[in-house]
RNA sequence: GCGCGUGUAGCUCAGCGGUUAGAGCAUCAAACUUAUAAUUUGGGGGUCGGUGGUUCGAGUCCACCCACGCGCA
Numbered sequence: 001g002c003g004c005g006u007g008u009a010g011c012u013c014a015g016c017g018g019u020u021a022g023a024g025c026a027u028c029a030a031a032c033u034u035a036u037a038a039u040u041u042g043g044g045g046g047u048c049g050g051u052g053g054u055u056c057g058a059g060u061c062c063a064c065c066c067a068c069g070c071g072c073a
Stems, first nucleotide, its partner, number of pairs: 001072007010025004018056001027043005049065005
């Protein structure tokens, strides 16, 4: 340099173009306990990598850019 893939919560990941973007773990609070752990219940936390485009409507489709991974040279 060329090709392919990935990018969504602190971490690991779901998410048919359409209703409010979700789960597990983590974290915080409460219950329970003499206390801790475990368990149960509840809460907070996201400009869906960036900029444009297509569409009535984009996390999802398209283009370019950025980061990372793999392959080829």